[in-house]
RNA sequence: AGUUGAAAUUGCCUUAUCGCUUGAAUUUUUAUUUAAGAGGAAAGUCCGGACAACAAAGAGCGCCAUACUUCCUAACAGGAAGAACUUUUAAAGUUAGAUAGUGCCACAGAAAAUAACCGCCAUUUAAUGGUAAGGGUGAAAAUGUGAGGUAAGAGCUCACAAAAUUUAAUAGUGAUAUUAAAUUUGGGUAAACCUUAUGGGUUGAAAGAUCAAAUAUACUGAGAUGUGUUUUUUAAUAGCACGCGGAGUUGCUCGCUUUACUCAGGGGGUAGAUCGAUUGAGUUUAUUAGUGAUAAUAAACCUAGAUAAAUGAUAGGGACUCGAGAAGAGUACAGAAUCCGGCUUAUAGAUUUUAACUAUUU
Numbered sequence: 001a002g003u004u005g006a007a008a009u010u011g012c013c014u015u016a017u018c019g020c021u022u023g024a025a026u027u028u029u030u031a032u033u034u035a036a037g038a039g040g041a042a043a044g045u046c047c048g049g050a051c052a053a054c055a056a057a058g059a060g061c062g063c064c065a066u067a068c069u070u071c072c073u074a075a076c077a078g079g080a081a082g083a084a085c086u087u088u089u090a091a092a093g094u095u096a097g098a099u100a101g102u103g104c105c106a107c108a109g110a111a112a113a114u115a116a117c118c119g120c121c122a123u124u125u126a127a128u129g130g131u132a133a134g135g136g137u138g139a140a141a142a143u144g145u146g147a148g149g150u151a152a153g154a155g156c157u158c159a160c161a162a163a164a165u166u167u168a169a170u171a172g173u174g175a176u177a178u179u180a181a182a183u184u185u186g187g188g189u190a191a192a193c194c195u196u197a198u199g200g201g202u203u204g205a206a207a208g209a210u211c212a213a214a215u216a217u218a219c220u221g222a223g224a225u226g227u228g229u230u231u232u233u234u235a236a237u238a239g240c241a242c243g244c245g246g247a248g249u250u251g252c253u254c255g256c257u258u259u260a261c262u263c264a265g266g267g268g269g270u271a272g273a274u275c276g277a278u279u280g281a282g283u284u285u286a287u288u289a290g291u292g293a294u295a296a297u298a299a300a301c302c303u304a305g306a307u308a309a310a311u312g313a314u315a316g317g318g319a320c321u322c323g324a325g326a327a328g329a330g331u332a333c334a335g336a337a338u339c340c341g342g343c344u345u346a347u348a349g350a351u352u353u354u355a356a357c358u359a360u361u362u
Stems, first nucleotide, its partner, number of pairs: 001358010012318007020037007039333001043344002046342005051204004058254004063200005068082005083095004096195002101193002103189003117135002119131004143161006162185010208275004219265005226242005245259005282301008319331004
């Protein structure tokens, strides 16, 4: 110097005139002055919450989610730091269980775990029997090397290893690592069924709350209206309890609450206003603690709130990019609707830090 990898910031600036929305003050009203006015992703609606209603409880089954360790956080499938395995030049990725059980491993091959094609050995030489050391097929073929043994072979026997599991000691908060000993000897697959552990109420701001207005407590069809008790001469009415039916409670069941009416159809009337709605798990700076995410303390600040949707237009100057230069052109992705914390995706260009490789110079 170039190329590649990783992390972070920014992403047009300024002046003038006019215009739009909200707040505050002044003004009899009109209106005037002043302050503020779309993001790092506001996008996706993927995850977690705050908040509101059901609502005054729950249990079982089902269904769903998560899954190495420790820490952070309101919480999370998020973040920080580590462990093991895979793996790159630097980087990056994955993560409960296969010794609870059931399945699956195409094609090729004799056979994918109850093996025997070629081969080797025995023999009565056609055939039969034994064998799994050698060859072949395949991603994978019964753990490997050496010696002994055998008719020929084989963990058949021995020695040394490998892998898995268990135990003990040491180090660590822990996942794990090192060492030693014992036992065993097909492998893979659980985004295959499954098992284990932990957790999960539903809906969603058009959620919801308050005020106002109006109505025909009517019509049609179906279903239900039981028993007991108190008052009383009896009966009716009313109250209470139980039961039945309906409604609500996640998907179901039980339970609980509530109710004498429930469901369906056609038809009629009203439908305006205020809140929710932006002071917050808030932002910035400094100090302390921590490897770090982050936490505590102190000080300062208040930064859209529309309701069919405002946050802009014109003109001049400047910055950057393209272009050899001039002229000229361009300035990315994109726009708040209850709010917050994450993840994912899109992004012209500019700037900063760091790692690897290559070449040159000193």
This is a predicted structure of a 362-nucleotide RNA (Bacterial RNase P class A) from a Bacteroidota bacterium. The gene name in the source record is rnpB. Its mean pLDDT, the model's own confidence on a scale to 100, is 76. Lineage of the source: Bacteria > Pseudomonadati > Bacteroidota. Of the family's consensus pairs, 96% are formed in the model. Rfam family: Bacterial RNase P class A. By type it is a ribozyme.